[in-house]
Molecule: SAM riboswitch aptamer (S box leader)
Organism: Natranaerovirga hydrolytica
RNA sequence: CUCUUAUAAAGAGUGGUGGAGGGACUGGCCCUGUGAAACCCGGCAACCGAUACAAAAGUAUUAAGGUGCUAAAUCCUGCAGAUUCAUACUGAAAAAUAAGAG
Numbered sequence: 001c002u003c004u005u006a007u008a009a010a011g012a013g014u015g016g017u018g019g020a021g022g023g024a025c026u027g028g029c030c031c032u033g034u035g036a037a038a039c040c041c042g043g044c045a046a047c048c049g050a051u052a053c054a055a056a057a058g059u060a061u062u063a064a065g066g067u068g069c070u071a072a073a074u075c076c077u078g079c080a081g082a083u084u085c086a087u088a089c090u091g092a093a094a095a096a097u098a099a100g101a102g
Base pairs, nucleotide, nucleotide: 001102002101003100004099005098006097007096013041015040016039017038021031022030023029025078027076028075042070043069044068047066048065049062050061051060052059053058074094079091080090081089
């Protein structure tokens, strides 16, 4: 990098360093010197993991370890359907993360 499968309206900071960007991309709409990114610490969750039960599927508990996450629904949106005065709706795509394969 590619493929497969699974997941997403829950949850998590009045901390330190830093010093101007950030929210993937498009169009929006936002966040940000009342301090962006990044790093550290803290925290959340429970995909892998651990323990117990079970023939198995699985269920419960847990958090030492591998990841992940810690503004806003994956912030909304794009393609298709349906609908409306407008909004709101459903599915897909894309992107993200995990596990497995190449």